[in-house]
Context: one part of a larger RNA
RNA sequence: UGACGGGGGCCCGCACAAGCGGUGGAGCAUGUGGUUUAAUUCGAAGCAACGCGAAGAACCUUACCAGGGCUUGACAUCCCCUGAACACCAUGGAAACAUGGUUUCUCUUCGGAGCAGGGUGACAGGUGGUGCAUGGUUGUCGUCAGCUCGUGUCGUGAGAUGUUGGGUUAAGUCCCGCAACGAGCGCAACCCCUACGCUGUGUUGCCAGUGGUUCGGCCGGGCACUCACAGGGGACUGCCGGUGAAAAACCGGAGGAAGGUGGGGACGAGGUCAAAUCAUCAUGCCCCUUAUGUCCUGGGCUACACACGUGCUACAAUGGCCGGACCAAAGGGAAGCAAAGCUGCGAAGCUAAGCGGAUCCCAUAAAACCGGUCUCAGUUCGGAUUGCAGGCUGCAACUCGCCUGCAUGAAGUAGGAAUCGCUAGUAAUCGCAGGUCAGCAUACUGCGGUGAAUACGUUCCCGGGCCUUGUACA
Repeated sequence: UGACGGGGGCCCGCACAAGCGGUGGAGCAUGUGGUUUAAUUCGAAGCAACGCGAAGAACCUUACCAGGGCUUGACAUCCCCUGAACACCAUGGAAACAUGGUUUCUCUUCGGAGCAGGGUGACAGGUGGUGCAUGGUUGUCGUCAGCUCGUGUCGUGAGAUGUUGGGUUAAGUCCCGCAACGAGCGCAACCCCUACGCUGUGUUGCCAGUGGUUCGGCCGGGCACUCACAGGGGACUGCCGGUGAAAAACCGGAGGAAGGUGGGGACGAGGUCAAAUCAUCAUGCCCCUUAUGUCCUGGGCUACACACGUGCUACAAUGGCCGGACCAAAGGGAAGCAAAGCUGCGAAGCUAAGCGGAUCCCAUAAAACCGGUCUCAGUUCGGAUUGCAGGCUGCAACUCGCCUGCAUGAAGUAGGAAUCGCUAGUAAUCGCAGGUCAGCAUACUGCGGUGAAUACGUUCCCGGGCCUUGUACA
């Protein structure tokens, strides 16, 4: 100087408390451990691994296993020879491929070049090892308020001071004081979205007034309004009162769409964990080279006495079922989204308008609301499991996809010890969309609808910041 303390002081955080809803019990989905297996590819490991890499394993992917092939190679550069090769057909084969047959070059400055086959070796190739050799990227403490430097001063020195102290703040934020005076990286602001006016521009958007109308903003017309997307305004403790140290600031109030960082996002200092990644990529060294490379078929990654994590659906009446009727936002669409019509109980099929889309389509939002029914039961709750019949995608749904109809109707009656999230348009609850994607979503990323309860307080648990103290630790 740090680190540590079941030392002290001050302070903060859904850290506790106050509340609301869960997890832990059930069934299923998914990840992991374990076990099994020819293989169940690899990585991730307290928080910070475990719906994680994977924004989607039937083949492919694919790295694993079995079998069948190739050896200058599936891919790159150079050298030599040839002029074809690909393709098509036949045979063999699971295919890769092998054998045979048919067909057969292009450009040219005539040097050659392109492309393909054969040969030779230099080499290719490796998701093989080492993340404890590395770059890059990322997680984490933590959006915590810290981390440092120059000059000066103090100390033999390591170092100290500044950065401590009195207040204050979300903040090393600001004020005052002070052997310090300044400065840098962080904080904040500058960026984006959102909440309110104004100006401009009105089509595909809108319709106040007016005319028509097939009653549909549909047509004429208009740009007032909604809305769209550009610009600019607006909030700064600016104003008033109080407290305070004529300070910073805090408390209350006015005005205002918004008030003290308005709400949200992007943004992550110096460092810590030899943290993660050699399987995104790059890369040193080591290793393989008729194989640890490469091609193909099939299988596996989907196994299942069990254990754990994360979720979905429930156990019902604040509900289930049936009927009626209302209201979003944000997205996507050409190898695409597909209306209307017809067929089918349905998944869907047939046909086909429009739309590269403020125009057309996906697309009926659902919960809520109105009416009816069920009457507390393993039920008209719950839907697992299984049987049959179908649909769709795709070369192909046996291993191993999704969906529909009929039948079946399991566990489950609120979950032990323990444990998680959340402070407001939040929790809870309801649906919608997107990426991935041929097909496949209870996951993920977004979007809106309905919309709470509680916070006395900081003694205690956890994590963190500052000062101080002890130390046989570095």

Small-subunit ribosomal RNA, 3' major domain from an uncultured bacterium, 474 nucleotides, folded computationally. Its Rfam family is "Bacterial small subunit ribosomal RNA". Rfam links the family to the GO terms structural constituent of ribosome and ribosome. Its mean pLDDT, the model's own confidence on a scale to 100, is 84.